[in-house]
A computed fold for an 88-nucleotide RNA from a Chloroflexota bacterium, annotated as c-di-GMP-I-GGC riboswitch aptamer. The coordinates come from a structure-prediction model, not an experiment, and the mean pLDDT is 84. The sequence was found by an Rfam model in a public genome assembly. Its Rfam family is "c-di-GMP-I-GGC riboswitch aptamer". Its family is annotated with cyclic-di-GMP binding in the Gene Ontology. NCBI's taxonomy places the organism under Bacteria, Bacillati, Chloroflexota.
RNA sequence: UCCGAACAGGGCAAACCCGGCGAGAGCCGGGGACGCAAAGCCACGGGUCCACCACCUAUACGGGAAGAGGACAGCCGGGCUGCCGGAC
Numbered sequence: 001u002c003c004g005a006a007c008a009g010g011g012c013a014a015a016c017c018c019g020g021c022g023a024g025a026g027c028c029g030g031g032g033a034c035g036c037a038a039a040g041c042c043a044c045g046g047g048u049c050c051a052c053c054a055c056c057u058a059u060a061c062g063g064g065a066a067g068a069g070g071a072c073a074g075c076c077g078g079g080c081u082g083c084c085g086g087a088c
Base pairs, nucleotide, nucleotide: 001087002086003085004084011036012035016031017030018029019028020027021026034074040080041079042078044077045076046075047072048071049070050069052067055063056062
């Protein structure tokens, strides 16, 4: 530097349920395991989602551009850090 078939110690925890927080996306704690070799950390690029909103409309509990704001790191890329083992 690259790789994850096998080894050791193990680690994290989707959906769902319960409690709490938030307008919401979602987050936190407990239970629970679908998965994960970075499913550790960072919203930098893209993306998705949320609410605000010009505006449109059948006037509404509907739709919704740009924009700034928010969320997601278990969507992709990028950056930083890192256990075990293997190859060079």